[in-house]
Context: one part of a larger RNA
Formats: sequence, C1' cells, structure tokens
RNA sequence: GGCACAUAGUGGAUGCCUUGGUGCUAGAAGGCGAUGAAGGACGUGAUAAGCUGCGAUAAGCGUCGGUGAGCUGCAAACAAGCUCUGACCCGACGAUUUCCGAAUGGGGUAACCUGGUAUCAUUAAUAUGAUAUCGUUCCUUGCUGAAUAAAAUAGGCAAGGAUACGCAAUACCCGGUGAAGUGAAACAUCUCAGUAACCGGAGGAAAAGAAAGAGAAAUCGAUUCCGUGAGUAGCGGCGAGCGAAAACGGAGGAGCCCAAACCGGGGGAUUUAUUCCCCGGGGUUGUAGGACCCCGAUAUGGGACCAGAGACGAUAGGCGAAGCAUUUGGAAAGAUGCGACAUAGAGGGUGAAAUCCCCGUAGCCGAAAUCCUCGAUGGCCCUAGGGAGUUCCUGAGUAGCACGGGACACGUGAAACCCCGUGUGAAUCUGCGCAGACCACUGCGUAAGGCUAAAUACUAACUAGCGACCGAUAGUGAACAAGUACCGUGAGGGAAAGGUGAAAAGUACCCCUGUGAGGGGAGUGAAAUAGAACCUGAAACCAUGUGCCU
Repeated sequence: GGCACAUAGUGGAUGCCUUGGUGCUAGAAGGCGAUGAAGGACGUGAUAAGCUGCGAUAAGCGUCGGUGAGCUGCAAACAAGCUCUGACCCGACGAUUUCCGAAUGGGGUAACCUGGUAUCAUUAAUAUGAUAUCGUUCCUUGCUGAAUAAAAUAGGCAAGGAUACGCAAUACCCGGUGAAGUGAAACAUCUCAGUAACCGGAGGAAAAGAAAGAGAAAUCGAUUCCGUGAGUAGCGGCGAGCGAAAACGGAGGAGCCCAAACCGGGGGAUUUAUUCCCCGGGGUUGUAGGACCCCGAUAUGGGACCAGAGACGAUAGGCGAAGCAUUUGGAAAGAUGCGACAUAGAGGGUGAAAUCCCCGUAGCCGAAAUCCUCGAUGGCCCUAGGGAGUUCCUGAGUAGCACGGGACACGUGAAACCCCGUGUGAAUCUGCGCAGACCACUGCGUAAGGCUAAAUACUAACUAGCGACCGAUAGUGAACAAGUACCGUGAGGGAAAGGUGAAAAGUACCCCUGUGAGGGGAGUGAAAUAGAACCUGAAACCAUGUGCCU
C1' cells in the first nucleotide's frame, strides 16, 4: 500500500406518515365601487421582529341570538387581569374605520406637500386647530350668450340627478380594429383566421328571436342547444384545403308592445287657411289587418308588473343507540371469554388494529336578526266577435339600381339572398319583397320601429363529497415567515426549507473543560445509537481494530 471482515463516524437515500396540492361531481352563487372598492402604506399588544386580526373606539366597541367554564390569536413562560351579574368562542345586524389608491379642492417622485369657503375652538393679536364642503363628464332645468342685422347655434354660469374604477376573470358573451410564424413540401390567390393581440360594452348568463322565413311537401310554422343529415351538396392556384342547409330525432317551449289612419283635450306658428308639437283614447296584421259606418258583447281567460300574509331554505346550533372482564404489553382498540346497538358497521381521534371510549355518523329538532326562493291574497295591466262599402292608414332619402367592398360553406363566378360606402332614387294592397343570374307560371311572406323567459356557455370565491390522482427532487412556484428570502435600474425572475416522544416527562444533581464546544455519570422514558444537528438511517467517503498478501 492492497484485499477481506468487524466496529464507529459522515451523509441523508429508502420505508412509513401528512397539515398541502391536484382533477372532478353536486348544490348554491355570480358580484364590489363616490355611503370611497379591489389592493396597499403606516400604525395597533404590559412585553412584540414576523404572520394573523383590527384602525387613534385600533388582537378591538355595541345590540340581538347560540353555547356554557374557562379565557387574554399563531406562541411557550412571566406579569397583570377578565369570567355563571355568562367571559372566551360562534352567528346576524350595527358603530368606529388613519393615509394612499377611480382618488375627486390644487399639486405630487402613491401612502406626501399645499389652498378656498362656512361654522366653531383657541390666542392680547398674528398664528394654530376641529368639522363640513369645493373635481371632471353626461342628462334635465333655469339664466346668459358670439363670429353675423335679427334669430339660432357654439360657448359661459347656477341648481338637481347619474356615471366612472378595480376584481372574480387572462373564464363565458356581444361589437370594433385586426396580424404573422405555419400549410400549400418553394410562393403570390388561398391557408393559418376573422384566430392571437388590442379597444369598447354588458349580464348572471350574453347573443338570437315571433318570418318581407324555410324550400318543393298543395309542406312546415319565433329563437337557441344537442344528435343526425355529412365530410354529403358544394367551394377551391378544382392545389393545400374549406365545408353547409332543409328534412328527421331530442332538450326547451311564450308570445307581445309601438308608429300610422280616426276621435278628444291642450299649446304654438303664420300668408286665416292651413300646419306643427304634446297628452289621452284607438290600433298592431298576410286566410291581409285596422280606421270610418252598422250589429253584438261587459264576461271569460291570462300576466314576464307592484306589494305581500305565510312557507321552504341559507347564515350559529341541539338531541343522538349499544362493553365489560381476563391476558400480553410501556400503553389495548390486539388475543381470549361472554354480551349489546344498528334508519347509526361513513370517517377521524384516543399510548398498537374500537359499531358500543371521544368527536361524529343515520335519523330528528332549531333562529331574536339579516337574506334568497316560492307564494295565498290584493293592486295594476292585458284579453272577444260578425257584416257592408273600398274613402283613409299600414314604418322614405327607405327599397331598388350603378359603381366599390364585405359577409354568406360559396375565392366574381351564371352568383341570387344579406350588410356597408358613394351616387341615384320608387310604389302604397290592382301595392311590395322572395323562392340561387334572368323571364314566365305557380307559390311563400309582409321590409325600412321595439321588447321577450327556458333549453345553451363559463367558474374566482362558498358548501358537501369523490378519485385504479401525488406523497416532500413528487404534488401548486409555495405542506414551513412563499410570490417570502434573494437577483435585476426596470419589465421581470424566483428558491431552499416537513417528521423527538404517547406525553416535555426537553436530562435535577455530580465530574472533565475556556463561567466554552463537547462529553462521562445520575435521572426521565418502552426506547436516549428517540437528546432537540432529534423516526427509519442505504451508498459514496473517512477512521480504528483484526486477518491475509506485498
């Protein structure tokens, strides 16, 4: 020096565990904000660095309920206190709620600086302090008021009212603007894709919606979603690719209101004959309907509107069955013996493995206060027909057309239908639009106003639960003071780090030592090679001892 074995150390793999994650299901909810949000800064404790809570009334104040013996958070100890005259804790409703932040008197490098007005306090006075108020935009009303003679408008001022932002949520929905990487094995039409991104707007859903429809059946009958039709018909440098609809089967099911004609009332303008405006009635459709005229009806049915007795439910809770002995052991829930309950043998805990020890579970019960849903009842609103005439009405810079675009599965094509820009520009029910150029015939519908639940989409937070999901290099980045420490001027990036024991019983006392570190006795404990660098404790690595070889 090597090899082997043994024993220690180092190290933290493995096993076991789980307070944390992750995916999903069901329910409920779908909002917050100028009455100042979300999110923060700074404070706040006897002591207080962090987290949590709270706000100068500051780990809290009040009222009403629940609960019932302890309590002063995580978090020990000490001090000082509170509490059956009900503390602490739980729930509901209130009070307080500094400063910043949409931030809103003005400013500003967020959490700071600095004003006006009114009232009050204070000062000899100035100063100072307290409370309230003072932003912008939009709407309404009133007063003013240019360019321009009048009028009008813009603008100005005042009063009243409303709105803004942030989050869930980078979700879902509607609208506007709108790419490229890519594919076409290159690339330009095309595709990716009306996607991403950005902007605006809204709701618990949104959007759409009661046919100027579908399309070939003398048919159907608002919208939406699913299945199917169907990768079909088609579109397409007919390349790559794109890609319907009706019908059918289901989910759901709901229909309505204006404008106009005409009538009544009120007001305005003027060229005195018209015309305009407002309010009420009337009326709302395609088998055309309505007005006007005549006849008839006053009841029935309904509502998506308002209030609301009451009821269910939510936000604290309560009751809740039935086991002992022996034995092993540190400990019984294990084993043995003999029992019990079960609308409860889900689950968790307890010194090992408990239906009957504890918390619970099945089942049943419960609210002073606030809220949701349903809702008797009341209010309010809506709701009928027939006939004759053919006088009037039935949405205009609209439809259509031309040009230029877009959107339709449809790339300009034979390209209809629909939408927009520019220009032009009708008809009035014997009307008008459509049925994929166009024409004829035959049908279908009734544009140029509006509203409308349900079936559908989504899930941050809440409640209950589940998993051939993870188990600390996994699972969230984060089981721990985690979006922390730390890095970066900044946008931003972003960790590591769990486990004594059943219980601290966390080693009194003695000894070595530097009033060390560490250790040896003693003691606790089932165990201390469980001693806090603490469960188990692999390997690399290091050391000691023994043996063999050199």